[in-house]
Molecule: small-subunit ribosomal RNA
Organism: uncultured bacterium
RNA sequence: ACGGAACACCCACACCGGAAGUUUUCGGAUGGAAGGAGUGGAUGUUUAGUGGCGGACGGGUGAGUAACGCGUGAGCAAUUUGCCUUAAGGUGGGGGAUAACAACGGGAAACCGUUGCUAAUACCGCAUGUAACAACGGAUGGGCAUCCAUCUGUUGUCAAAGGAGCAAUCCGCCUUUAGAUGAGCUCGCGUCCCAUUAGCUAGUUGGUGAGGUAACGGCCCACCAAGGCAUCGAUGGGUAGCCGGACUGAGAGGUUGGCCGGCCACACUGGAACUGAGACACGGUCCAGACUCCUACGGGAGGCAGCAGUGAAGAAUAUUGGGCAAUGGGCGAAAGCCUGACCCAGCAACGCCGCGUGAAGGAAGAAGGUUUUCGGAUUGUAAACUUCUGUCCCAUGGGAAGAAAAAAAUGACGGUACCAUGGGAGGAAGCCCCGGCUAACUACGUGCCAGCAGCCGCGGUAAUACGUAGGGGGCAAGCGUUGUCCGGAAUUAUUGGGCGUAAAGGGUGCGUAGGCGGCCCUUCAAGUUGGAUGUGAAAUCCCCAUGCUUAACAUGGGAAUUGCAUGCAAAACUGGGGGGCUUGAGUGUGGAAGAGGUAAGUGGAAUUCCCAGUGUAGCGGUGAAAUGCGUAGAUAUUGGGAGGAACACCAGUGGCGAAGGCGACUUACUGGGCCACAACUGACGCUGAGGCACGAAAGCGUGGGGAGCAAACAGGAUUAGAUACCCUGGUAGUCCACGCUGUAAACGAUGAUUACUAGGUGUAGGGGGUUACACCCCCCUGUGCCGCAGCUAACGCAAUAAGUAAUCCGCCUGGGGAGUACGGUCGCAAGAUUGAAACUCAAAGGAAUUGACGGGGGCCCGCACAAGCAGCGGAGCAUGUGGUUUAAUUCGAAGCAACGCGAAGAACCUUACCAAGGCUUGACAUCCUCUGACCGCCAUGGAAACAUGGUUUCCCUUCGGGGCAGAGAGACAGGUGGUGCAUGGGUUUGUCGUCAGCUCGUGUCGUGAGAUGUUGGGUUAAGUCCCGCAACGAGCGCAACCCUUACACUUAGUUACCAGCGGGUUAAGCCGGGGACUCUAGGUGGACUACCGGGGACAACUCGGAGGAAGGUGGGGACGACGUCAAAUCAUCAUGCCCCUUAUGUCUUGGGCUACACACGUGCUACAAUGGCCGCAACAAAGAGCAGCGAGAGGGUAACCUGGAGCGAAACUCAUAAAAGCGAUCCCAGUUCGGAUUGUGGGCUGCAACCCGCCCACAUGAAGUCGGAGUUGCUAGUAAUCGCGGAUCAGCAUGCCGCGGUGAAUGCGUUCCCGGGCCUUGUACACACCGCCCGUCACACCAUGGGAGUUGGGAGCGCCCGAAGCCGGUGACUCAACCGUAAGGAGAGAGCCGUCG
Repeated sequence: ACGGAACACCCACACCGGAAGUUUUCGGAUGGAAGGAGUGGAUGUUUAGUGGCGGACGGGUGAGUAACGCGUGAGCAAUUUGCCUUAAGGUGGGGGAUAACAACGGGAAACCGUUGCUAAUACCGCAUGUAACAACGGAUGGGCAUCCAUCUGUUGUCAAAGGAGCAAUCCGCCUUUAGAUGAGCUCGCGUCCCAUUAGCUAGUUGGUGAGGUAACGGCCCACCAAGGCAUCGAUGGGUAGCCGGACUGAGAGGUUGGCCGGCCACACUGGAACUGAGACACGGUCCAGACUCCUACGGGAGGCAGCAGUGAAGAAUAUUGGGCAAUGGGCGAAAGCCUGACCCAGCAACGCCGCGUGAAGGAAGAAGGUUUUCGGAUUGUAAACUUCUGUCCCAUGGGAAGAAAAAAAUGACGGUACCAUGGGAGGAAGCCCCGGCUAACUACGUGCCAGCAGCCGCGGUAAUACGUAGGGGGCAAGCGUUGUCCGGAAUUAUUGGGCGUAAAGGGUGCGUAGGCGGCCCUUCAAGUUGGAUGUGAAAUCCCCAUGCUUAACAUGGGAAUUGCAUGCAAAACUGGGGGGCUUGAGUGUGGAAGAGGUAAGUGGAAUUCCCAGUGUAGCGGUGAAAUGCGUAGAUAUUGGGAGGAACACCAGUGGCGAAGGCGACUUACUGGGCCACAACUGACGCUGAGGCACGAAAGCGUGGGGAGCAAACAGGAUUAGAUACCCUGGUAGUCCACGCUGUAAACGAUGAUUACUAGGUGUAGGGGGUUACACCCCCCUGUGCCGCAGCUAACGCAAUAAGUAAUCCGCCUGGGGAGUACGGUCGCAAGAUUGAAACUCAAAGGAAUUGACGGGGGCCCGCACAAGCAGCGGAGCAUGUGGUUUAAUUCGAAGCAACGCGAAGAACCUUACCAAGGCUUGACAUCCUCUGACCGCCAUGGAAACAUGGUUUCCCUUCGGGGCAGAGAGACAGGUGGUGCAUGGGUUUGUCGUCAGCUCGUGUCGUGAGAUGUUGGGUUAAGUCCCGCAACGAGCGCAACCCUUACACUUAGUUACCAGCGGGUUAAGCCGGGGACUCUAGGUGGACUACCGGGGACAACUCGGAGGAAGGUGGGGACGACGUCAAAUCAUCAUGCCCCUUAUGUCUUGGGCUACACACGUGCUACAAUGGCCGCAACAAAGAGCAGCGAGAGGGUAACCUGGAGCGAAACUCAUAAAAGCGAUCCCAGUUCGGAUUGUGGGCUGCAACCCGCCCACAUGAAGUCGGAGUUGCUAGUAAUCGCGGAUCAGCAUGCCGCGGUGAAUGCGUUCCCGGGCCUUGUACACACCGCCCGUCACACCAUGGGAGUUGGGAGCGCCCGAAGCCGGUGACUCAACCGUAAGGAGAGAGCCGUCG
């Protein structure tokens, strides 16, 4: 734009209807309203349909895509573009249909068919033709190769639609121009990982022609050619939308692509076209597939990766809200309609920002909590309380902007923001942490448990690390955890790393690509540099403003966007072109050196074998042996012969070679280096991914060879075993030829080349100077050592660099897994090469330091060994321990360094243990109250403690009280209960060890740990001393000072002594006396390597000697450095914590610590003649003594008893010393040895000797005849032996601590055992060798492999069927428009066929 339908209203027409009115002859006539249904038309509304425009925008998602997909910059002279703007021109005249609709029919439905009617801006011819397009020409100008632009001639082809309005006019329509916008295509550059993906490609690459497209093009087809891509990473595999940006970072980078914006791709999965300006189309079509739904089973329907919403999955992500008011989009002339775009609201602390949960005052520093040294501290001005404030909140009242255009109307948010008034501290704080990193600490609980943990690491009885509490710290409407990314990390190193030993130089050379490259001149301008232009979207980031109360946020402007492109300029450097040069490199000429290589030949020594001779019993081999060989004659020796392999001396950190490697001599062929000269070429160079070649030994293949040696193997040894080391044999192999392997600690653990940077000293080759062919000096090349600067983590390197620079290659990125697996390549194999991951650990590693250690080295010491003497281990007994036993046998000590130890003394006590009987503020201490006695004695009961009864009955006083005792209440006492691994301390102790060491200050060296000193040469008992020295000093140790002993002198002489004098006795220092001697105990002297000689550095010192009482610290003692052993002790004592509290305390009686199959330690006594026994009879020292020693005398066989002198001790006593000596006896035996055991009788102590003391006498008379393996002490007045004393103690000594008597042997020496010291060396040890550490096995768990197989996915290739659809062919069937009167034709289509699919 169009024709309908329905409804409303209006108009017209005719029909029905007949009111009022008029009239009447009252019959009626006239009149025609309202109303009803109908037809036609106008308008409006609604609606299906035809037609137009839009559904290709907007919205969603990121599956695919490694691509011109994206980004950036260019290009289209190879294109298109509806609506919009602009410009020129036009719009004449016709035609035929068809939806809707109606009728009929089919179907369950979806839907469809036939017939009939109708309109258009729907469809179709004709006319016109500015233009446009096409063909053939012409002219001008230009360019970028094809070519392009403008003007122009001829011919041919192709348009249109109307609507609204009275009209003006407006909206459309057709052709064409220019623009704008959008789209398409092309190109440069950029765009992830894997090379264990290295070759890919047939429409593939190009050409010609035709087709196709809007357009270029293998886009498609035919033919022709054989190309195209790729180590500058093709192809394949994996992963992924890309960008503006975002996070991080100083930057360079790294990571990322959610929101917003640009592009791309996709729309259930796959395929396809149609329509259209635009699609191969999210809410279109067709086909195939999967899925869901409907069904009458015939057939149909669907596609939320739109907005809400649902389910599922998941650790996890919102409302089936309001509105088109704004912004924007579509259609329309407009009104308007549509719009889950959008604007708002809801939910979520998910993020960012802002604000609040109150402010000020307030000390009795309240209560409560926590803690405590009990004083306090802390929570803490915190609270209460007082005075205020009002953000948020509640109530009431008002109330927007966002709304534009002249006015009106129009607000989802929303009665929201905001304003005013009133109210009242009311309603509003949590989370993490408190061992270090890292801000913040205590208590309790727990006890390697429970648990924590980001890393280091906490927890095994005092946990700031677990849990809880109090307190504190941090952040705060959040806090913490988890995950991810960047940073720190110079830990992939462009900025900005390394490779001798930490990971890392290719085994070596030749050489391709590549990278890099000498001097001079000239040119170009690719790199480079400068300014200019275009672009680098907006948003973001940054800066400055502005707007929301502020901020977050938003708006405006600027800067920035480090890039790309274009043109201009410069010419130093790099690069390209041209020309020249000689110093790099090469050639040439002349020399000399050499185990350089290959081949052929030759030689002697030796081993073995064979033959022969001589010769006889062994040889051989080892730590020692045996196997083996030999009387069948070996080994040995002589002669002859065979054969193979290797080449003594020369020989040298000497030579040559790229490395591997090369060693008798001769010859042939041949490679390289060096020196001299400076004739020639003229940068020809360096390095070198791939590649090629060489490449020790072992090994492999084929064929030889095989003397010696020798894997495997055999035998003999060794050994617990010995599949080893040692021995006897012995095969591959070792040798040769040809081929393979391709690796080594193939090492200088050090890639190649070039240049530069102090020296010194050897050596090999050559040359020069000089000379005598000597020596010496200089140059080049090679090969060593030392060393400066420099470098290095250090060690070390240091012109042969690991120094300073440059170029190129290779390689590294924590340890293990692993140089393994898989795959590829190579190989005959063995295997080589390339080369991961899962998983696991919090290290692995380098260099150096200090220790410790070594079946490493050097030096040295010690009763360490050796040389000796005496023992132990065997016996009996004593004693301690283990074990066992027990009611208990209390506890501790545990290699040396526990075991005659604590214990210098267990019958009760001690005593801690056991049994039984008692006590419970207690046996003991302090405090409070009351009482005044208590104790003692006696009796009864009892085992006693104790209970009951009886008896007796206070003291001091400043008059307050105190002492003592009893009763009571509680605070508390008490604990030999645990922990010596929580501790202190004792003059603590043991031990290394009386070993000679251990340290410090200052200086110096080193990055440092540390070193030096303290090492070295000597010497010593000694870190003792001397000398030297980057050390100089000092301290603790050593030594000395102290005690004792040995000598002398002096002083002093009583209790000691007695020479001389006197007295005196049987005798006697008994007496007078003496001060001489001994002795005592004070002092002094003496010994210091002082003297002499030898050695030595003329030193320290050492050896010898003299003198001396004593000689080299004279002997002995005391004295024990820094430290080690978590050494010992909670049972001396003290003490933290824990534990018990009518008992783990305390009292008592009895028992036990004293047991006894056994084992060990330490001792005593013996086994006898160097002795036993008997007799006679000498000589000490050191001690002790008053609850004591106890004489003389008496008794007893004796122990002992009686008794008591003397003595608090140089006085008296213990107290006779014994061995020794003399004499006698025994005569080698289980004894005249030995004394155990037992019996009997006694003695002593003590309350008490039964368990459980000591002694005496008599009797008894055991084992034992000198001790296995092994092991201890001792170097001189020592060992051995002999007795004496003391402490403890009522009593008890074989123990312990002391004392003297007698009185030896041996010591070559430092190889070995043990311990120690110093220096040095190695170290994977540092809890320090009693260390560390490896492998197998067992079980559990984690990860992984193999496994008969089974199964899924992806990709490639080949083949079969082949939908839709485009294209092509055909089209006998069908068809209104055009031609034709018609028949028919043109044209179109269905259908069928074909290619593709």